[in-house]
Context: one part of a larger RNA
RNA sequence: UUGGGUUUAAAGGGUCCGUAGGCGGGCAAUUAAGUCAGGGGUGAAAGUUUGCGGCUCAACCGUAAAAUUGCCUUUGAUACUGGAUUUCUUGAAUUAGUGUGAAGUGGUUAGAAUGUGUAGUGUAGCGGUGAAAUGCAUAGAUAUUACACAGAAUACCAAUUGCGAAGGCAGAUCACUAACACUAUAUUGACGCUGAGGGACGAAAGCGUGGGGAGCGAACAGGAUUAGAUACCCUGGUAGUCCACGCCGUAAACGAUGGAUACUAGCUGUUCGAUCUUCGGAUUGAGUGGCUAAGCGAAAGUGAUAAGUAUCCCACCUGGGGAGUACGUUCGCAAGAAUGAAACUC
Numbered sequence: 001u002u003g004g005g006u007u008u009a010a011a012g013g014g015u016c017c018g019u020a021g022g023c024g025g026g027c028a029a030u031u032a033a034g035u036c037a038g039g040g041g042u043g044a045a046a047g048u049u050u051g052c053g054g055c056u057c058a059a060c061c062g063u064a065a066a067a068u069u070g071c072c073u074u075u076g077a078u079a080c081u082g083g084a085u086u087u088c089u090u091g092a093a094u095u096a097g098u099g100u101g102a103a104g105u106g107g108u109u110a111g112a113a114u115g116u117g118u119a120g121u122g123u124a125g126c127g128g129u130g131a132a133a134u135g136c137a138u139a140g141a142u143a144u145u146a147c148a149c150a151g152a153a154u155a156c157c158a159a160u161u162g163c164g165a166a167g168g169c170a171g172a173u174c175a176c177u178a179a180c181a182c183u184a185u186a187u188u189g190a191c192g193c194u195g196a197g198g199g200a201c202g203a204a205a206g207c208g209u210g211g212g213g214a215g216c217g218a219a220c221a222g223g224a225u226u227a228g229a230u231a232c233c234c235u236g237g238u239a240g241u242c243c244a245c246g247c248c249g250u251a252a253a254c255g256a257u258g259g260a261u262a263c264u265a266g267c268u269g270u271u272c273g274a275u276c277u278u279c280g281g282a283u284u285g286a287g288u289g290g291c292u293a294a295g296c297g298a299a300a301g302u303g304a305u306a307a308g309u310a311u312c313c314c315a316c317c318u319g320g321g322g323a324g325u326a327c328g329u330u331c332g333c334a335a336g337a338a339u340g341a342a343a344c345u346c
Stems, first nucleotide, its partner, number of pairs: 004317003007300002012314001014201004021194003025088002028085001030083002033081002035077008048066007091191001092188003095184006103177007110154001114150008125136002162169002206247006215241002220236004258313006266291011295302002319346003328339004
């Protein structure tokens, strides 16, 4: 390279948008670039293969043919692909109507809990643990009542529930924004799919500037435990966690399963629509779950939400370690991220 693969053995990019590129629906007619057929030219010789011949044989040599799978030119064919043309509606999009949801951004606001402050009642303990101690408390704690303030998070509802491209999203309400589903089949008429580079978004932690700081809590301190205990347990507690703006760009970013389209038995839940209804339910569209037929799979399993049958496009893999390291480059304030070897060794 051919080939084979990517849930768990190495391997799906964190997600989406999108450039180039690749691929692409039905009918008709046209062209003849790809494609196919015929003719011509060329494809040096040697070499190669085959036949025959010459050295006593062979190596070697001669001769004839073939091959030289290619390129150019010309004459045709037109199913498929391509080009240019007309047209169609089922793919795609738009429109109208009806709905849906913890989708996003910004504002306003509620109650419980916690902590603190002030005041009242009240007196000797509280707290904590396996047991204790550190700690708090007669300068009146803990408990309890009232008021005030602060920050963060939203019990029940709550569910294999819902929404979002993913990350993720949950008190209530208002404004703005986006999306999706269904129904109608009104409009456009292939406008589509994928997507190297590129762009945007991207949990937590971390970084910069300025705020905020109740609870929790890396680091740190103390008390225990222990042979030791730089831990697990306890008492404290800084950064952080929260907000605004700007970076970072990584995760077991997981369904460890890329996206799109078509097809291939059933049963049973559930969410949101539509139609029908004898009001029990039935049919149907889009999601979201469970079990299974065929098939697939090394098995576990998967099974219309495929890991089945096929097509298109992208990404990635090729023994373990060395190593996601070194060097170089790009990005970053830094932390570091991205790209990414080899020697050597088994």
Overview: A computed fold for a 346-nucleotide part of an RNA from an uncultured prokaryote, annotated as small-subunit ribosomal RNA, central domain. The full RNA is in RNAcentral, with records from ENA. Its Rfam family is "Bacterial small subunit ribosomal RNA". Gene Ontology terms of the family: ribosome and structural constituent of ribosome.